Transfer RNA from uncultured Silvanigrella sp., 84 nucleotides, folded computationally. It matches the Rfam family "tRNA". From the family's description: Transfer RNA (tRNA) molecules are approximately 80 nucleotides in length. It is annotated as a transfer RNA. The sequence was found in a public genome assembly. Its mean pLDDT, the model's own confidence on a scale to 100, is 83. Taxonomically the source falls in Silvanigrella (Bacteria, Bdellovibrionota, Oligoflexia, Silvanigrellales).
RNA sequence: GCCCGGAUGGCGGAAUCGGUAGACGCAGUGGAUUCAAAAUCCACCGAUCGCAAGGUCGUGAGAGUUCGAGUCUCUCUCUGGGCA
Repeated sequence: GCCCGGAUGGCGGAAUCGGUAGACGCAGUGGAUUCAAAAUCCACCGAUCGCAAGGUCGUGAGAGUUCGAGUCUCUCUCUGGGCA
C1' cells in the first nucleotide's frame, strides 16, 4: 500500500426486509425476607433539562440518501485478521 471483519449503557451482548434503540445477562441502587448475612424475590438502573408530569439528545467521528438510518452510501479514526 491493497483486501476482509469489528466499534451499541459501567461490562458482556441482541435488535427480522430501514420502522418504539438498548431485549437478555452481569455489575450497581432501593426494598422484602433474616438475629445478621448469603441465597431468593420485587422495583429501579444511558445523558441532560425540569418540583413533577414530561421534553430533548444518545449506536466510534463527520457528511449523504430517506417521511424515517445501529442497519444503506461516502470520507476519516481506532482495532482484529489476511496479502504484498